Small-subunit ribosomal RNA from an uncultured bacterium, 1407 nucleotides, folded computationally. The RNAcentral record of the sequence draws on ENA and SILVA. Its Rfam family is "Bacterial small subunit ribosomal RNA".
[in-house]
RNA sequence: AGAGUUUGAUCCUGGCUCAGGACGAACGCUGGCGGCAUGCCUAAUACAUGCAAGUCGAGCGAACAGAUGAAGUGCUUGCACUUCUGACGUUAGCGGCGAACGGGUGAGUAACACGUAAGGAAUCUACCUAUAAGCGGGGGAUAACAUUCGGAAACGGGUGCUAAUACCGCAUAAUAUCUUCUUCCGCAUGGAAGAAGAUUGAAAGACGGCUCUGCUGUCACUUAUAGAUGACCUUGCGGUGCAUUAGUUAGUUGGUGGGGUAACGGCCUACCAAGACGAUGAUGCAUAGCCGACCUGAGAGGGUGAUCGGCCACAUUGGGACUGAGACACGGCCCAAACUCCUACGGGAGGCAGCAGUAGGGAAUCUUCCGCAAUGGGCGAAAGCCUGACGGAGCAAUGCCGCGUGAGUGAAGAAGGCCUUCGGGUCGUAAAACUCUGUUAUAAGAGAAGAACAAAUUGUAGAGUAACUGCUACAGUCUUGACGGUAUCUUAUCAGAAAGCCACGGCUAAUUACGUGCCAGCAGCCGCGGUAACACGUAAGGCGCGAGCGUUGUUCGGAAUCAUUGGGCGUAAAGGGCGUGUAGGCGGCCCUGCAAGCCUGGCGUGAAAUCCCGGGGCUCAACCCCGGAACCGCGCUGGGAACUGCUGGGCUGGAGCCGCUGUGGCGCAGCCGGAAUUCCAGGUGUAGGGGUGAAAUCUGUAGAUAUCUGGAAGAACACCGAUGGCGAAGGCAGGCUGCGAGCGGACGGCUGACGCUGAGGCGCGAAGGCGCGGGGAGCGAACAGGAUUAGAUACCCUGGUAGUCCGCGCAGUAAACGAUGCACACUGGGUGUCCGGGCAUGAGCCCGGGUGCCGAAGCGAACGCGUUAAGUGUGCCGCCUGGGGAGUAUGCCCGCAAGGGUGUAACUCAAAGGAAUUGACGGGGGCCCGCACAAGCGGUGGAGCAUGUGGUUUAAUUCGAUGGUACGCGAGGAACCUUACCUGGGCUUGACAUACACAGGGAUUGUUUGGAGACAAGCAAGCGCAGCAAUGCGCCUGUGAACAGGUGCUGCAUGGCUGUCGUCAGCUCGUGCCGUGAGGUGUUGGGUUAAGUCCCGCAACGAGCGCAACCCCUGCCGCCAGUUGCCAGCGCGUGAAGGCGGGCACUCUGGCGGAACUGCCGGCGACAAGCCGGAGGAAGGCGGGGACGACGUCAAGUCAUCAUGGCCCUUAUGUCCAGGGCUACACACGUGCUACAAUGGCAGGCACAGAGUGAAGCGAGGCCGCGAGGCGGAGCGAAACGCAGAAAACCUGCCGUAGUCCGGAUCGGAGUCUGAAACCCGACUCCGUGAAGCUGGAAUCGCUAGUAAUCGCGCUUCAGCACGGCGCGGUGAAUACGUUCCCGGGCCUUGUACUAACCGCCCGUCA
Repeated sequence: AGAGUUUGAUCCUGGCUCAGGACGAACGCUGGCGGCAUGCCUAAUACAUGCAAGUCGAGCGAACAGAUGAAGUGCUUGCACUUCUGACGUUAGCGGCGAACGGGUGAGUAACACGUAAGGAAUCUACCUAUAAGCGGGGGAUAACAUUCGGAAACGGGUGCUAAUACCGCAUAAUAUCUUCUUCCGCAUGGAAGAAGAUUGAAAGACGGCUCUGCUGUCACUUAUAGAUGACCUUGCGGUGCAUUAGUUAGUUGGUGGGGUAACGGCCUACCAAGACGAUGAUGCAUAGCCGACCUGAGAGGGUGAUCGGCCACAUUGGGACUGAGACACGGCCCAAACUCCUACGGGAGGCAGCAGUAGGGAAUCUUCCGCAAUGGGCGAAAGCCUGACGGAGCAAUGCCGCGUGAGUGAAGAAGGCCUUCGGGUCGUAAAACUCUGUUAUAAGAGAAGAACAAAUUGUAGAGUAACUGCUACAGUCUUGACGGUAUCUUAUCAGAAAGCCACGGCUAAUUACGUGCCAGCAGCCGCGGUAACACGUAAGGCGCGAGCGUUGUUCGGAAUCAUUGGGCGUAAAGGGCGUGUAGGCGGCCCUGCAAGCCUGGCGUGAAAUCCCGGGGCUCAACCCCGGAACCGCGCUGGGAACUGCUGGGCUGGAGCCGCUGUGGCGCAGCCGGAAUUCCAGGUGUAGGGGUGAAAUCUGUAGAUAUCUGGAAGAACACCGAUGGCGAAGGCAGGCUGCGAGCGGACGGCUGACGCUGAGGCGCGAAGGCGCGGGGAGCGAACAGGAUUAGAUACCCUGGUAGUCCGCGCAGUAAACGAUGCACACUGGGUGUCCGGGCAUGAGCCCGGGUGCCGAAGCGAACGCGUUAAGUGUGCCGCCUGGGGAGUAUGCCCGCAAGGGUGUAACUCAAAGGAAUUGACGGGGGCCCGCACAAGCGGUGGAGCAUGUGGUUUAAUUCGAUGGUACGCGAGGAACCUUACCUGGGCUUGACAUACACAGGGAUUGUUUGGAGACAAGCAAGCGCAGCAAUGCGCCUGUGAACAGGUGCUGCAUGGCUGUCGUCAGCUCGUGCCGUGAGGUGUUGGGUUAAGUCCCGCAACGAGCGCAACCCCUGCCGCCAGUUGCCAGCGCGUGAAGGCGGGCACUCUGGCGGAACUGCCGGCGACAAGCCGGAGGAAGGCGGGGACGACGUCAAGUCAUCAUGGCCCUUAUGUCCAGGGCUACACACGUGCUACAAUGGCAGGCACAGAGUGAAGCGAGGCCGCGAGGCGGAGCGAAACGCAGAAAACCUGCCGUAGUCCGGAUCGGAGUCUGAAACCCGACUCCGUGAAGCUGGAAUCGCUAGUAAUCGCGCUUCAGCACGGCGCGGUGAAUACGUUCCCGGGCCUUGUACUAACCGCCCGUCA
């Protein structure tokens, strides 16, 4: 000192939360010792029991007791008893002092209760101290006691006797009290001193000493004064919440007389007056003991008021007085009340908020302990007694502090745990082991060391006395310890008896494994958990603290989040709707004085303790002691006079007034005007009008609309008109007049600070609304009808009432907004406009006031503001403090009502917000593409069949793919195999891999039996390679243990590969620049392109991935090469034929080159890029086609191609085999094939390809079969031979619109081929059969040229099986005006509350 949390990201605002400290704490887990502290915060609830205030016999009488002594009696002559004496002692009563302290508690109290500072000239003070004086002489009672009576008791009554330091007179007497006088002083009443007169007191007591009818000492007593201490009273200032408490008060405020008190005083009383308090908060309500201090904080503050200390209040509740120096009295009294107890029912007793203790309440707070040894208190002359004050011990980790639970060595880095990539890592020198120590503990012993004086006694000295006693000081002797046999010390013994708690996702320090699977649970905030959880639980490890550790609660801090220090209000919460003005706050220039504020010196006080600094004592520390500083405050006093204030005087700049002049939809009132609408009357005129997106309701033949004339009524004032004017705001608009107010301007004159702001108050205040009375043309809530719609209580239409208008009154709100309070001052400019002025006469310059825009500095979170501030300052007012609840409830005020003003809380959330950024989106805009639409051609959707999918079925119908981007897809070919599925039968180191150990054996081949087969049993044959050999290598079988195996799961753990947007033109980076930042710029703009293609411009300059090009095919030409290709010329030759010689010109083949670049011309364009047209050219503006797919998106697809993490199975989820299934079938969909026919079908004839492919192959000619095909085998590893007949086309014929000579499904029969094997379940052939279907609803697909359409051919997979897929060529169109619309996309821009991004977000009702 900060951090987390709003967002995709950013900045800001803002709340919530955390890290720190503290505690009289409590709870959970754990717990060795000691020291010092602390310990009912709740029920001021109720209390059993014991104790907590007594003491004095040196005040008094009396009683008890009885040492000693004396006398007597009995007699066992030393014992007992009796009487007298009565020391030491005890004490019920009288009396004195104390009991008003000490101890407890915080209920009450908002008050002079407390704190602080003053005052008492308005007071008292026992005991104590000092000084002065005195202490004379009498009297009468009464407790006790005795006796008697009453009562259960508590207790009381009567009679009789008695004492005092008890009580009462008298004497003496003051500085006391009263009266009079004088002097001095002060602060108003007044005070002090002096003089005179009157009045008032006491105990000749107690105990000592002596030289004893006396003197004397000490203590006590009386009076007076002073002090000290304590108490009382008064005052200033200070410390609390609510204004949703605004008025309170009759002894109330004051006066006079009287009373009362220690004393002032309405303290009380009688009379008189009518005051007193209050927005600077009275009164009321709520809460609370106050302070020193304690906790926190940098401080200022905030919180608290336990322990210790000061003050106050209280003592079951309420009231009262008595005694006394002091009380209205905790352990006194009286009364009343509640409660408890006793009772003989008549009556009595009691008060733990003293110490212990009990019950109760509560989360929670101790022993019915020891002792007066110390300190302190009461009494006493003293000894001493009393003392639950206190000193100690006990209990409690409640807190603070200290100590310990061992130290050293010790790597085989043991065992074991955990993790692991299986190599190892880690716990870890940790343990063990060895050596050592003994703090603490345990045992024994030592231990009155410390805490202790006083008294008594002895001695000395001093003051004093006639002297003594006595007093004071010092020294010696003697005595006293609850704690406690404690602290401490010594010795001995053993590492022995002594470690836990929390946390480990971020904040926040510390990480892995397993289990769990949105379950169980965690959580302070954010948030974790739905099968790989660093967040749950456990373990291991590491982190933190440590006899504690966490949790909970409270409080301060962080929080500048109530902001004095130290915040804000345009949009985040926040400027009052506007003015006027009261109180208040603040206030121009100069001079004088005062000294309240202010500055400064001195004095007093600010108790002690605490905090801080220094020092000291317990071994240290906590703790304790000493000294200092500090206590930031208050008061008194001396000085100063700049500033504020006050007093007096002056000034003109602020403010105001007058003259002159100007200005405007400023207000109020009256009068007037035209256009338009509607209505009425009349004319002309005829079928519609009106209205809408389209209509209808409506209106019109009873004459509308239209048009003309005349009339009536109400409301509003086109053009001018504006970015303009006026007003405080609301607001103000036809013209004229009157009245009133405002504002501006130069010049001149006047007043002399008269000012600014403004809580309350008062006034004004749009629209709508309310009351009463008018008015009512148009418009028009409500309402009605018609439409729209799923509905339409709306938007649109036809009507239409309040209202809108006027007068009077109420209401008092608004996005009453510039979301910006008012006033003044200061701080660069530019440019419009309105009203004035000056200089002037240039459309010019300058000045003042208003109103706009752009902008400097500055400000601001940004947007923006910027002399009209949101800048810089001053003054005053209003307002804000997270969102929701809520501007709600309640109270009060206002209102006729509607409603307005003021204005909570409970509860709930972790946000709600502002500005800006990137995207995405929009039934926003601009520009532009694409078979996207349009224009065309052909299809699909209807039929049959094929094929895939869904569904259903099944033992199984294996699995995957599922909008576009699954569905003739994985599969480029399921009869077995494939095959993953089902049924059944087998195997278990395994069908397959690696390596090891042991045993056996060449490998291997043939064959027999059983069986569906796998398999099982058996027979036979058969000796690998190297080496001389031993032996080794290789191979097989069996056993064993490692391991194999899995098309089992997770494509949401992954790699790789792929689809899609999309061959769309985009996606980024470096540096620079801009921005607080996200980010922007570049990449936007002007053109252009198929293209982020290119050009130009530009705070950008460059670059990368994409585009294009480079690659392949194709189109033209050239060169080279000519066999298996070709044949122009020459020759041979045939029925014909490049068949042959020959040739390589041509075609062609296949290698290398060329060719096209907007290169040339013209136009357009900006002189660019480029576009248009043209020439030439085989080809022209990318010539056509292919390969090639940016950053990324879809958690897209694939764990079943493969690879792979994790999980799962292991005589099975592995593996082998047979059979079945993947081929099922009411249905639904996709993709295709064949058709529905005449541009056709059938029959016959007859042409022309290209690209492929062939040895387990293609297979010619020939022969056989109607045919599929068979027999057979030439040739060919192929420019050579074969597959191989291309088909449509063309020619001829038939068919004649018919379910047909269309169509071929289906079914029957007969065959062919492949193959172990065509039943489930192949293809083909022939004969027969001849279904649906006559151009296909809504909807939907492809295609822009050698394309669509149409025709056939080949290849692939493959034993066989093609309507699929991949290729090839033949024939060969139509159309594109155009970009409004649908779909998809690109760029710019705009709005956004979306960012999972419109398939978004989100509101209301209901459940």